The RNA shown here (FMN riboswitch aptamer (RFN element)) has 153 nucleotides and comes from Rugosimonospora africana. NCBI's taxonomy places the organism under Bacteria, Bacillati, Actinomycetes, Micromonosporales, Rugosimonospora.
């Protein structure tokens, strides 16, 4: 280093300007914002190799995706457990289900990723008026990624 197990804290971002109107950060016009692991032709770095040397290739580390693959959260079930004013009601817990969006053009050997152009999507409740950005459930869950112990190799 791996690997298992405990334990700890960490672990989402965004409404600015006009419009209309009794009233919208909820319509329109424009704006703005992108969780977690992979991949991966981008860029960085290397005291590694090949080469007299440099270019170049290679290796090794790090980076690099909302819309490529998968993960979490929201949401549904039916079980199961507490509760219970007994309303088939709350509220926990495993399990299972669902679970959004990309054309084009360039280079190239190859582009889902690069570089240009357009264009596209984002849980539930709540609200003087329809929410990705405001309130809330949430001082909450979480994928995870890190650090500490232990125990095996």
């Nucleotide at each position: 280093a791996c690997g298992c197990g405990c334990u700890g804290g960490c672990g989402g971002g965004a409404c600015u300007c006009g419009g209309u109107g009794a009233a919208a950060u909820u319509c329109c016009g424009a704006a703005c914002c992108g969780g977690c692991g992979g991949u991966g032709a981008u860029c960085c770095g290397g005291u590694g190799c090949c080469u007299u040397g440099a270019c170049g290739g290679c290796c090794c580390g790090g980076u690099a995706a909302g819309c490529c693959c998968g993960c979490g959260a929201c949401c549904c079930g039916g079980u199961c457990g507490a509760c219970g004013a007994c309303a088939u009601g709350u509220c926990g817990a495993a399990c299972g289900g669902u679970g959004g969006a990309c054309c084009u053009g360039g280079u190239g050997a190859a582009a889902a990723u690069c570089c240009g152009g357009g264009g596209c999507c984002g849980a539930c409740g709540g609200u003087c008026a329809a929410a990705g950005u405001c309130c809330g459930g949430a001082u909450g869950g979480g994928a995870g990624a890190c650090a500490g112990c232990g125990c095996g190799c």